[in-house]
Context: one part of a larger RNA
Order: sequence, then structure tokens, then C1' cells
RNA sequence: GGACGAACGCUGGCGGCGUGCUUAACACAUGCAAGUCGAACGAUGAAGCUGGAGCUUGCUCCGGUGGAUUAGUGGCGAACGGGUGAGUAACACGUGAGAAAUCUGCCCUUGACUCUGGGAUAACUGCGGGAAACUGUAGCUAAUACCGGAUACUUUCCUCGGUGGGCAUCCACUGGGGAAGAAAGAAUUUCGGUCAAGGAUGAUCUCGCGGCCUAUCAGCUAGUUGGUGAGGUAAUGGCUCACCAAGGCGACGACGGGUAGCCGGCCUGAGAGGGUGACCGGCCACACUGGGACUGAGACACGGCCCAGACUCCUACGGGAGGCAGCAGUGGGGAAUAUUGCACAAUGGGCGCAAGCCUGAUGCAGCAACGCCGCGUGAGGGAUGAAGGCCUUCGGGUUGUAAACCUCUUUUAGCAGGGAAGAAGCGAAAGUGACGGUACCUGCAGAAAAAGCACCGGCUAACUACGUGCCAGCAGCCGCGGUAAUACGUAGGGUGCAAGCGUUGUCC
Repeated sequence: GGACGAACGCUGGCGGCGUGCUUAACACAUGCAAGUCGAACGAUGAAGCUGGAGCUUGCUCCGGUGGAUUAGUGGCGAACGGGUGAGUAACACGUGAGAAAUCUGCCCUUGACUCUGGGAUAACUGCGGGAAACUGUAGCUAAUACCGGAUACUUUCCUCGGUGGGCAUCCACUGGGGAAGAAAGAAUUUCGGUCAAGGAUGAUCUCGCGGCCUAUCAGCUAGUUGGUGAGGUAAUGGCUCACCAAGGCGACGACGGGUAGCCGGCCUGAGAGGGUGACCGGCCACACUGGGACUGAGACACGGCCCAGACUCCUACGGGAGGCAGCAGUGGGGAAUAUUGCACAAUGGGCGCAAGCCUGAUGCAGCAACGCCGCGUGAGGGAUGAAGGCCUUCGGGUUGUAAACCUCUUUUAGCAGGGAAGAAGCGAAAGUGACGGUACCUGCAGAAAAAGCACCGGCUAACUACGUGCCAGCAGCCGCGGUAAUACGUAGGGUGCAAGCGUUGUCC
């Protein structure tokens, strides 16, 4: 000098764009953050329309039609999106290869099919138990829920062959015998279901190389290293197990200890390098702490389940409920970090044929000079160089064209009028913007409402007076202060930056 997710002191006009718990992965009141589909299903049956009865003449009751609404079964989603950085020195990450060792819902392409049966169960009704959370039993019912049978080019497994190729296991193609599938809704379209092949996307696994400190850590290791066989997995593999062998790693730093999420990047620097990993993007890990599996294409699952523990809450003492490292917000910690806001209008996501519903993702608004950038606090003229202040050699000098005064201008702020784009879609049409009466445009009045902070001994731009008297104090280093202090304090003046200026901290 540059930089910062900064803090502190003094000061503070406006706008745009960003950023905002670095500390206690401390504990959390309250609200919201994941639902949706009635075009899968049985039920429920509102408004409206209509027929009839009673009559009090505009109300009640009964029936039909109608289909709003939704608790339940079922499907898809809930594994995304959002948060945090605790753990992790590791194939976690980056980069480059490999899978002849793999899986992949929804989506796309191609081919074939969608035949025929069955038994239940929730909802509901009845009877109970419990303070509650919840739950028992009997009966009834449906499906795109569940379970059989038939068919199946191709697919999987077993077995008998043939051809070609490669990278050790092997791979591709092909010919014969045994097991495995489908579901409707609607009836014009459309949305579906099943099997097989391919693609795309996503995921998993293996390997080469690379990136912290410590030897005041020198030896470490029994599933350890390898083999055979088996189990398990989507899949290779001591991943697990039985048996066998005695191996494997290490001064090119094993093992141990400390620290730490990694990267694209960011800061600095001419570069080499050094530091760092906030915001944004990619990957990983975690979800009160520890463990476990279930469901599923995908989890060992933040707002799912089970067990154990700590903590908090309810209780009728028998038993139950909870998990903000989601968005706000509270307490606490701290030098220190925001609103219990608006909207799904846009972008995107889930479900749905769609209308649509949900979405604290997101879009916006609020707070904070926290940062960057832009603008303003007026412009021109104006000497008797006014008054006042300060200094003085008492002549004057300086503040200083600065002010007053004259002539103008009106950015921003203020007031008034007009007033968007962002809208594509969707809807029969009317219509549909949170931001927002915002940006922007026009008009009005008036210099009107808007300047501070640090420094002035040298480094380092900028000096005098008074006060103080090794005191009070200053200080980044050298050093000032003991009676004329350009170094302390105040004033005048000056210098530098400027809505900021200084100080502190950290990095180069």
C1' cells in the first nucleotide's frame, strides 16, 4: 500500500447493487416450511333444479335429480428443494482412467401384449377399554389394493451344441428341453398397465497422481496379508464365515498425536509464491447423542419408524409427547450480525387430463454507511480586503472572495398530477403483478433541508500563541514533557481524506 462476512470511537443527506451469528453442532415458547389426485375405490352427500304433502302464502317435511365437500383404502411425491461444518487426513475431495464386476422411478425411441378367476380389509355399524396418546372385538363392503390360472418372439436360471472376437478371468451372436407378467377409468380423442431391447439422466464400485503440522510418535498389524470354498450384495472384494499358508506396511515416514470439510474460486504479489475456502457454484458429511433396520427405483431417511441415553413438557401416577445445523423469532454466549413481513405475479419443484392446490425454494419488501459504485450539500460575480477571531516587530498580517450583497440554477429530499415493462400462460368470458401508486415522466416553491473525521517533531503533506512544568499526558519506531514544548491540553491557522474519517484485529 491492498484486502475484510469485521468490531470500536466520533460523525451522518440520498440512491442503485450486494452482504449480514466468524462465538454455544448451546437450549428453544409460538406460527409457518410437503403435499396432491374424486378422471383408481367404496362411502358422504351441500347449493341449485324438480314432483308431492302440510298449511300460517312463504316456511316446514318427504321423494327424485344433481354433484360441491372430504375422514378412509389406493397411487405418486415425501431420498428433491432448504440448513449446517460437528465429524472426517479418507478414494472425502480435485484430476485422469476403468467397470469383460453394476443398478436406474418418472422421461424418450422401438417391438409385442392388455385373457380368465378368487379371497379379504379399512372406512362404516354395534359393543367396549383409557385422563390422554391411542386401542380391542364382532359384523358389512370396493378398487389401478392383494393372490391364483392361461399365453409369451425376446428376458433370467439349469442342461446339450455351433461361429466369431478379445484385455486373465471372458465377451458377442446363434440352435434344442423345464420356472416367471398385465388393471382399469373414459367411451371421439386422451391419460394409463405389463414384458423385452436401446437411449438419456442419476447413482454405486475400483485404480494412477495431487494437496496440513509433528520423530520430544519408530516400529505397526491376527481378518491382519494372501489362497481355496461358501454366504451376502445391483455388483468386485476378508465385505462376512470355514479351512490352509505366514504373510502385509514402514526413514520415499508406517503407526500414533494435533489440526482441518475438499474444490472452482477469493485476497495479495510484476511473477514465482504466500494466505484463505464468508457470499455464488460442484462434491462430501451430519440432522438432540449412540445404534438399527423397514418401505422404496433411490434412504439406513432434518420436519419417517424401533431401541438405548441425556434434557424438556403433560398426567387422573397407570402412562404418554418432543427434537429450529428449514424461515421468522426467544433466552444464552459474545466486540459483533436483521422482520415472529408480503406474494405464489414471475422462475423452478411436487401432484393432477386439466382447472388448480401446495411451495419460509424463490421473487420482493423491512432493518444495518457492513461493503462497492454514483450523486448532492449550490453556481457566477463580489474589496472598503467589513465586523469578529488569532498572531503581531503595533506598522500590520491572516482567516479571505470566504461572508454580507447582486444575478442565476433546482440535482436529491418535499408537494401535486400522470403512471409502467416485467404477462409467457391460464380462462368460455370478465379477468389475472407480491413488488407498488414503486421506477419513470410532467409541474410547483425555495439556496432553500444536507460535513465531518484524523493529523500538522522526523519517517510524512501540513505552525503559531497560550496553559502545564519529568506533572498531567503523548507514542507505530526514533522518542517528547524537569518554565519560552511546532511532539502534552486548548485556540487560531494549515494539511489529507470525505458521508465518511480514524483505531484495533487478521492476511499478503
The prediction has a mean pLDDT of 85. Predicted 3D model of a 508-nucleotide part of an RNA (small-subunit ribosomal RNA, 5' domain) from an Actinomycetota bacterium.